Predicted 3D model of a 150-nucleotide RNA (FMN riboswitch aptamer (RFN element)) from Aeromicrobium sp. Root472D3. RNAcentral records the identical sequence in 2 taxa. Its Rfam family is "FMN riboswitch aptamer (RFN element)". Gene Ontology term of the family: FMN binding. NCBI's taxonomy places the organism under Bacteria, Bacillati, Actinomycetes, Nocardioidaceae, Aeromicrobium.

RNA sequence: CGCAUGCUCCGGGGUCGGUGAGAUUCCGAACCGGCGGUGACAGUCCGCGACCCGGCCUCCACGUCCGCGCCACCAGCGCGGCGGUGGGGUCCGGUUGAGCCGGUGGAAUUCCGGCACCGACGGUGAAAGUCCGGAUAGGAGGAGCAGUGG
Numbered sequence: 001c002g003c004a005u006g007c008u009c010c011g012g013g014g015u016c017g018g019u020g021a022g023a024u025u026c027c028g029a030a031c032c033g034g035c036g037g038u039g040a041c042a043g044u045c046c047g048c049g050a051c052c053c054g055g056c057c058u059c060c061a062c063g064u065c066c067g068c069g070c071c072a073c074c075a076g077c078g079c080g081g082c083g084g085u086g087g088g089g090u091c092c093g094g095u096u097g098a099g100c101c102g103g104u105g106g107a108a109u110u111c112c113g114g115c116a117c118c119g120a121c122g123g124u125g126a127a128a129g130u131c132c133g134g135a136u137a138g139g140a141g142g143a144g145c146a147g148u149g150g
Base pairs, nucleotide, nucleotide: 001149002148003147005146006145007144008143009142010141015029016028017027018026030130031129032119033118034048035047036046037045043117044116052094053093054092055091057089058088059087060086061085062084065081066080067079068078069077070076099115100114101113102112103111121133122132123131
């Protein structure tokens, strides 16, 4: 400096007031911004991840059915198989929001100025980016250690 592989750790932020019987959900004003990339720093560019949907393969559990064995038979037990339901894993696909103008510059939809815009699902005494929940989960990826090659 690089890499097959293994392991460990890390890995999402944000509210006040008003009205009201009731709202951190309405109204007003605030506030927040995952990961990689990109000629220079990105919620709005290019991708990825989270939620949701579908499919292949596969594992587990349960129930039922079929076959075989043990058994005189039934029951029961064991083995194998088809399909079903539920759950998990992996891969693939779908879905998946929103930015312009001016300035500087070699270079910026990323910086500076101005004005905008966006935000899964379920829940709720009333409609949620900010509350509660799935989630002590998952995760793009990041860091380190081991190993290995030069």
The model forms 100% of the base pairs in the Rfam consensus.